[in-house]
This is a predicted structure of an 84-nucleotide RNA (transfer RNA) from a Myxococcales bacterium. Its Rfam family is "tRNA". Rfam describes the family as follows. Transfer RNA (tRNA) molecules are approximately 80 nucleotides in length. NCBI's taxonomy places the organism under Bacteria, Pseudomonadati, Myxococcota, Myxococcia, Myxococcales. Model confidence (mean pLDDT): 80 of 100.
């Protein structure tokens, strides 16, 4: 230099172009217990707001197609693999 694959909450990881984050781990709160472990229930991206069950943004970065994009297209960045 060329070709291919991958990039999604703190971590792993799913999602047929149609509610973004299922499910698991970690974490937080509660129940239970004399106390703990285990188990069960709830919460668990960021910002706004006095606060929320409200609003806005959020799938590596930027653009495009589309009524609608994590998904399709283009460029770039990073990592991995192959070829030279």
């Nucleotide at each position: 230099g060329c070709c291919g694959a991958a990039g999604u909450g703190g971590c792993g990881g799913a999602a047929u172009g149609g509610c973004a984050g299922a499910c698991g781990c970690a974490g937080c709160g509660g129940a239970u217990u004399c106390a703990a472990a285990a188990u069960c229930c709830g919460c668990c991206g960021a910002g706004g707001c006095a606060a929320c069950c409200c609003c806005u943004c959020g799938u590596g970065u930027g653009a495009g197609u589309u009524c609608g994009a994590g998904u399709c297209u283009c460029a770039c960045c990073u990592u991995c693999g192959g070829c030279a």